[in-house]
């Protein structure tokens, strides 16, 4: 000498970054339940099997009044913590009688971000999440042109600043 890589601390991407928690609100719904009264006669409910419970002392279902939830999810705002923040798949482990199905812990893969549409799943929903396809916008790095663009990768990236070493 900041040239190369290492470490390390601070930062950018976005007025819809990402994630949580609070407190209202809307939908969930006049549905689920539950009481009356009618009719009607042998099942119904727990995801399935087991197993239980209720049931001719009358199940379920219809009808009529009446009383009336939640829980997930949802937009908005408010706090708090971050920038693999985080999601999403797989595998194993143990919770459960089993299976299925949910969280959890550990490993591995993949995603720069959000948006829109199309097809699946889910779900009360055409909200909303998710799977994969596309298509445009943006961050940011290299190429190449020249003042604006094209093309190409994408986060163990990428900018800044310090350390020591190594090269010169």
């Nucleotide at each position: 000498u900041a040239u190369u890589g290492u470490c390390a601390a601070a930062g950018a991407g976005g007025u819809u970054g990402c994630a949580a928690c609070c407190a209202a609100c809307a939908u969930g719904a006049g549905u689920c339940a539950c009481a009356u009264a009618a009719u009607u006669g042998a099942g119904u409910c727990c995801g399935c099997c087991a197993g239980g419970a209720c049931a001719u002392u009358g199940a379920a279902g219809u009808u009529a009044u009446g009383u009336a939830a939640a829980a997930g999810g949802g937009g908005a705002g408010g706090u708090u913590g971050c920038c693999g923040a985080a999601a999403a798949g797989g595998u194993u482990a143990g919770c459960u009688g089993g299976c299925a199905a949910g969280a959890u812990a550990a490993c591995c893969u993949u995603u720069g971000g959000g948006c829109u549409a199309g097809u699946g799943a889910u779900u009360a929903a055409u909200a909303g999440u998710u799977a994969c396809u596309a298509g445009a916008c943006u961050g940011u790095c290299g190429c190449a042109a020249g003042u604006u663009u094209g093309c190409g990768g994408u986060g163990c990236g990428c900018u800044u600043u310090g350390a020591a070493a190594a090269g010169u």
A computed fold for a 168-nucleotide RNA from Leuconostoc litchii, annotated as Lysine riboswitch aptamer. The organism belongs to Leuconostoc, within Bacteria. The coordinates come from a structure-prediction model, not an experiment, and the mean pLDDT is 76. Its Rfam family is "Lysine riboswitch aptamer". Rfam links the family to the GO term lysine biosynthetic process.